[in-house]
Molecule: SAM riboswitch aptamer (S box leader)
Organism: Gemmatimonadota bacterium
Parts: sequence; C1' cells; structure tokens
RNA sequence: AACUCAUCGAGACCGGUUGAGGGAUAGGCCCUUUGACGCCGGGGCAACCUGUCGCACGUAGCUGUGCUUCAAGGUGCCAACUCCUGCGGUGUGCGAGCGAUCGCACAUCGGGAGAUGAGUC
Repeated sequence: AACUCAUCGAGACCGGUUGAGGGAUAGGCCCUUUGACGCCGGGGCAACCUGUCGCACGUAGCUGUGCUUCAAGGUGCCAACUCCUGCGGUGUGCGAGCGAUCGCACAUCGGGAGAUGAGUC
C1' cells in the first nucleotide's frame, strides 16, 4: 500500500517554540498575526485492543460468547455532525415547460470518499 470487520450528532486545552497558513480532495463556509499548521512539555477526553471487577449464556470441565466496572498498558482524539455538500432514491415547497419532464431549496434514507481501531496478507 491492499483487503475484511466495527465505529464516526457525545466528550476533552494550557504553556513554550516558530511565524503564515490551516480545515484530506473540489466547491462552499469557516479558523487564523488577539499568532495558523507543525514541533516540544504538561493536562485532559474516550473506551477500539490488552488487562481488570462483576453478571448472564454455553461446556462434563476448560476454551468461548454477550453485557458491564475500572482506566494500568498499546493506539486514537481534544474548533465547527467526518464543518457542510459532491452520487442516487423519496417527500414537501417554489420555478421553467403544451407536455413527458427538468432546475432550485429544505428534510430524510441509502451509497461513495475519508478518519480511527482491530485483524489478514
């Protein structure tokens, strides 16, 4: 890098350093010299994996499965729903058209893309 599975409406910021960009991509809309991104130190959030308290199921008994407590270890995360939209379905409203239908806005559902974890190769 690729593939599989799970999750993505909640939560959590200070100091130092640097000095102009950043929010994946495109558009939008935001953040930012009242100091961005990054890096360093400290703090925190969360509970995916390991571990851990307990309950239930299962077993002859283990292995195991589900739920759950904690937060020691491995990650992750700490502006905005993954900031919003991108492709398609449905509903409502408005507009265009003789009509079939089309466009726009809003809502909703599914998908795509992305992120994180666990696993496989």